[in-house]
Source information: Predicted 3D model of a 72-nucleotide RNA (transfer RNA) from a Pseudomonadota bacterium. The prediction has a mean pLDDT of 81.

RNA sequence: GCGGGUGUAGUACAACGGUUAGUACACGUGCUUGCCAAGCACGAGAUGGGGGUUCAAUUCCCCUCACCCGCU
Repeated sequence: GCGGGUGUAGUACAACGGUUAGUACACGUGCUUGCCAAGCACGAGAUGGGGGUUCAAUUCCCCUCACCCGCU
């Protein structure tokens, strides 16, 4: 330099182009317990960045950034 892949809460992952972006663990508050842990209830928190297509984009297209794999 060329080609391919991945990027979503703190972490690990979901989500035919569609109506509140979900689950687990973690975190916070409360209940429970003599205390802790466990358990139960509730809560906060996310689509790498920019553009395009579309009535509607996490999803499709382009550019870019980061990481991974291969080729040279």
Source information:
Rfam family: tRNA. The literature on the family includes a 1993 paper in Trends Biochem Sci by Hou, "The tertiary structure of tRNA and the development of the genetic code". Rfam's curators write: Transfer RNA (tRNA) molecules are approximately 80 nucleotides in length.